[in-house]
């Protein structure tokens, strides 16, 4: 100098004027003054929790989710550290990564065969069979050599495929084959290290035995009650229906043969009800910042300090001037922790590789 990788941060600045809105104070009730006023994602609403109500959730079924290990956390499908696997020269990145000898299903095309393996080409044809030649013969046959590829053997090689029942070499064989052996790989048992996942260029055993697929059904382990701030609580004009008390009439009506009695019908008051409207929930919180300590880290603990939108037709804007690198994605609506997605431009730091110079 070039290429790359990981992490963190900023998101026009300043000034003036005019507006909007929460809170506090003052007020002549018109207003005035002071102060606060969007984001890193406020977004998607994909996870997890707080809070609220329904309810009482103990177990089971159904359904859903998670799925290597250890830790963090209020909790998590999150985060941190580690292990296995894959990619990259490397920094580093990706990873739903439990179980396929419990069962079921599926494996297109190609190919002989896709799972109780199979045989297209090829190789062999030792053995059995057939044909020919030679030799021997007790004339029944027997032996040797050559041929055929009929029975049969084989799975090394070719070919198909994403995948074909371990790989390389030597021996072995008619040709072959874990058939035998050495090494590698695999499985099982043990040992060592590690909390564990797991690792081992430690030991022994087994020729090695049944491909892949579980974000296919399924099995195993663990977790999950439902609805959501239009949750919900309170005050309360009005209206319907309801409850109680008093009064009035001995009036009407129902039960009954009649009386008593009881129920309904009237007026007033109270309770209650809950609509319009209002108040709360509503922002002080798993909170921010700084320092110290513990931890590799996520994070935790302690001290100090700060208050930082809270609307409900719903505010957070507009204009002007100066400057620059000419300004992206986008805007709260109960709150918080994550994830994901969008983003003009810019700044800082760690590390890797290549090249050059000293």
């Nucleotide at each position: 100098g070039g290429a790359g990788u990981c992490g963190g941060c900023c998101g026009g600045a300043c000034a003036g004027c005019c507006g909007c809105u929460g809170c506090g104070c003052c007020u002549u009730u018109g207003g005035g003054c002071g102060u606060g006023g969007a984001g890193g994602a406020a977004a998607g609403u994909c996870c997890g929790g707080g809070c609220u109500c329904c309810g009482c959730a103990g177990g089971g079924c159904a359904g859903g989710g998670u799925g290597c290990c250890a830790g963090g956390u209020a909790a998590c499908c999150c985060c941190u550290g580690g292990g296995g696997g894959g990619c990259g020269c490397g920094a580093g990145c990706c990873u739903a990564c439990g179980g396929a000898a419990a069962g079921u299903g599926c494996c297109a095309c190609a190919g002989a065969a896709a799972a109780c393996a199979g045989a297209c080409c090829g190789c062999c044809g030792a053995u059995g069979g057939c044909c020919g030649g030679c030799g021997c013969u007790u004339c029944g046959g027997c032996g040797c050599c050559g041929g055929c590829a009929c029975a049969g053997g084989u799975a090394a090689g070719g070919g198909u495929g994403a995948a074909a029942a371990g790989g390389u070499g030597c021996g072995g064989u008619a040709a072959g084959a874990g058939c035998g052996c050495a090494c590698c790989g695999c499985g099982c048992g043990g040992g060592u290290g590690g909390c564990a996942a797991c690792a081992c260029g430690c030991c022994g055993c087994g020729g090695c035995a049944c491909g892949g697929u579980a974000a296919a059904c399924c099995c195993c382990a663990c977790c999950c009650g439902g609805a959501g701030c239009a949750a919900g609580a309170c005050c309360a004009a009005a209206u319907a229906g309801g409850g109680g008390a008093a009064c009035g009439a001995u009036g009407g009506u129902g039960c009954g043969g009649c009386c008593c009695g009881c129920g309904c019908c009237g007026u007033u008051c109270c309770c209650g009800g809950g609509u319009a409207g209002g108040u709360c929930g509503c922002u002080u919180g798993a909170g921010g910042u700084g320092c110290g300590c513990g931890g590799c880290g996520a994070c935790g603990c302690g001290c100090a300090u700060c208050c930082c939108a809270g609307a409900u037709g719903a505010a957070u804007g507009g204009c002007u001037g100066u400057c620059c690198a000419c300004g992206a994605c986008a805007g709260a609506a109960c709150c918080c922790g994550g994830c994901u997605u969008a983003c003009a431009g810019g700044c800082c730091g760690g590390c890797u590789c290549c090249u050059u110079c000293u």